[in-house]
Molecule: transfer RNA
Organism: Microscillaceae bacterium
RNA sequence: GCUUUUGUAGCUCAGUUGGUAGAGCAUUUUCCUGCCAUGAAGGUGGUCGCAGGUUCGAUUCCUGUCAAAAGCG
Repeated sequence: GCUUUUGUAGCUCAGUUGGUAGAGCAUUUUCCUGCCAUGAAGGUGGUCGCAGGUUCGAUUCCUGUCAAAAGCG
């Protein structure tokens, strides 16, 4: 230098024929207990790496760019 893959909640990851974004853990509130733990019921938390384009509508399609990983030279 070229090619490919990945980027989504604090962490690990889902999420397709484009239609209002989810799980587990974590965190927090309440209940339960004499207290803790366990358990139960809820809540909070996201500009979907960034910037454009197409579209009535983009996490999803296209382009550029940034970061990480792998391969080739």